[in-house]
RNA sequence: GGGGUGCUAGCUCAUCUGGUAGAGCGCAACAUUCGCAUUGUUGAGGUGAGGAGUUCGAGUCUCCUGCACUCCA
Numbered sequence: 001g002g003g004g005u006g007c008u009a010g011c012u013c014a015u016c017u018g019g020u021a022g023a024g025c026g027c028a029a030c031a032u033u034c035g036c037a038u039u040g041u042u043g044a045g046g047u048g049a050g051g052a053g054u055u056c057g058a059g060u061c062u063c064c065u066g067c068a069c070u071c072c073a
Base pairs, nucleotide, nucleotide: 001072002071003070004069005068006067007066010025011024012023013022019056027043028042029041030040031039049065050064051063052062053061
């Protein structure tokens, strides 16, 4: 220098062909307990790596950039 894969909640990851972004763990409150843990209920938490384009509508399609891993030279 060129090719490939990936980037979504604090962490690990879903989201099948474009139509309100979710789960587990973690966190907070409440219930339970003398208290803690467990369990149950409820809740907070996301400019979907950054930008642009296409579209009525983009996490999803296209392009550019960044970062990580990997292959080739």
Predicted 3D model of a 73-nucleotide RNA (transfer RNA) from an uncultured Candidatus Saccharibacteria bacterium. It matches the Rfam family "tRNA". Its mean pLDDT, the model's own confidence on a scale to 100, is 82. It was read from a public genome assembly.